This is a predicted structure of a 100-nucleotide RNA (Guanidine-I riboswitch aptamer) from Evansella clarkii.
[in-house]
RNA sequence: UUAAAUGUUUUCUAGGGUUCCGUAAUUUUUUAAAAUUAGUCUGGUCCGAGAGAAAACUCAUAGCUAUGCUAUGCCACGGAGGGACAAAAGCCCGGGAGAU
Numbered sequence: 001u002u003a004a005a006u007g008u009u010u011u012c013u014a015g016g017g018u019u020c021c022g023u024a025a026u027u028u029u030u031u032a033a034a035a036u037u038a039g040u041c042u043g044g045u046c047c048g049a050g051a052g053a054a055a056a057c058u059c060a061u062a063g064c065u066a067u068g069c070u071a072u073g074c075c076a077c078g079g080a081g082g083g084a085c086a087a088a089a090g091c092c093c094g095g096g097a098g099a100u
Stems, first nucleotide, its partner, number of pairs: 007057006015047002020044002022041001023038006059073006075095001077098001081093003
């Protein structure tokens, strides 16, 4: 780019850590500020699901009052290990290796 398929995108959540903000402690000291430490600090920013939710746009099939409208679109147990960003994770490797 084309094709259309267990499609793409967006928002949110489960969850996640600590770059920034905030918070707490300590130190210096010139009111106040600054520095260091802490995520075993509730939080805000941030990351975030194939097997979670919602929406939009496509796609396929069938029908119709037909340059569109309506309906349907199943199932899904899963290590260890590694990777990125500040770091981690249900993120990525991955509907993987395996299991049934």

Rfam family: Guanidine-I riboswitch aptamer. A reference for the family is Barrick et al. (2004), "New RNA motifs suggest an expanded scope for riboswitches in bacterial genetic control", Proc Natl Acad Sci U S A. About the family: This family represents a conserved RNA structure found upstream of the ykkC and yxkD genes in Bacillus subtilis and related genes in other bacteria. The function of this family is unclear although it has been suggested that it may function to switch on efflux pumps and detoxification systems in response to harmful environmental molecules. Gene Ontology term of the family: regulation of gene expression.